This is a predicted structure of an 85-nucleotide RNA (c-di-GMP-I riboswitch aptamer) from a soil metagenome. The sequence is in RNAcentral, with records from MGnify.
RNA sequence: GAUAAAGGCAAACCCGGCGAAAGCCGGCGACGCAAAGCCGUGGAUCUACCGUCGCGAAAGUGACCAUGACCGCCAGGCCGCCGAA
Numbered sequence: 001g002a003u004a005a006a007g008g009c010a011a012a013c014c015c016g017g018c019g020a021a022a023g024c025c026g027g028c029g030a031c032g033c034a035a036a037g038c039c040g041u042g043g044a045u046c047u048a049c050c051g052u053c054g055c056g057a058a059a060g061u062g063a064c065c066a067u068g069a070c071c072g073c074c075a076g077g078c079c080g081c082c083g084a085a
Stems, first nucleotide, its partner, number of pairs: 001082001008033002014027005031072001037078003041075003045069002051064005
């Protein structure tokens, strides 16, 4: 980062599975992506099993909380294809 070339990845929906959930894995499928490759390091955001406090006779329920999630939210780190202006 171009009306280039070779390619790559794969949103949502749906199906199957895992999970308390967020979400993840696989299949289908393409919304898009010049890092939409990898890393949870700093933020942001999401969920709240467990835990704490409260209400309740109890069942349960409200609030708070990541150790969970997310790299296709931003930043940072590492690696990478091509080469016009």